[in-house]
Record summary
The prediction has a mean pLDDT of 78. Glycine riboswitch aptamer, 90 nucleotides, folded computationally. It was read from a public genome assembly, where an Rfam model found it.
Formats: sequence, structure tokens, C1' cells
RNA sequence: AUGAUCAAUACUGGAGAGCACGUUGAGUCGUCGCCGAAGGAGCAAGCCUUGACUGGUGAAUCUCUCAGGCAAAAGAACAGUAUUGUGACG
Repeated sequence: AUGAUCAAUACUGGAGAGCACGUUGAGUCGUCGCCGAAGGAGCAAGCCUUGACUGGUGAAUCUCUCAGGCAAAAGAACAGUAUUGUGACG
């Protein structure tokens, strides 16, 4: 000096599914139905291991639906931009 990657913060965009029924001072409590994109859990190939799919490791917007959510608002994975830090590579 180039500034990959990752992280934090701010801003912008950001899906799905009952404003269900009863109830309460109150999205308070109960019942039934439903959603997947906070978080959490499960595992295929491959790899390691074993006498042996025997054990381990192992991704997702897939699967589960514990948690969360099902008008608006808020939140929201993820994407973009900016700032700060990090400093791969040369």
C1' cells in the first nucleotide's frame, strides 16, 4: 500500500399462516385450526472408524414445530448501502 473474509452499528427492502371461538381490566386465560424466515432440534453424500450402517463427524430457505408467529404496528432469516473494527491475498 491492495482490502478478501468475518463481526458490530445505522438505514432501506423483507414472506407465510384465524382481527377464529369463548373469556378478560388487559393479545388475560382456555379451546380448536394453521404458518416457518428469529432461536432450537433432526440428517444425505463425503470423511474418520468398526468384524459389521458399528460408532463418530456432517449443510440448507429441507424436515420437526419445543420456542416463536397468524389485522395493523413491532419483530424477522436473508439481501443492499454506509460507518467502524478485523487484515486473507499480493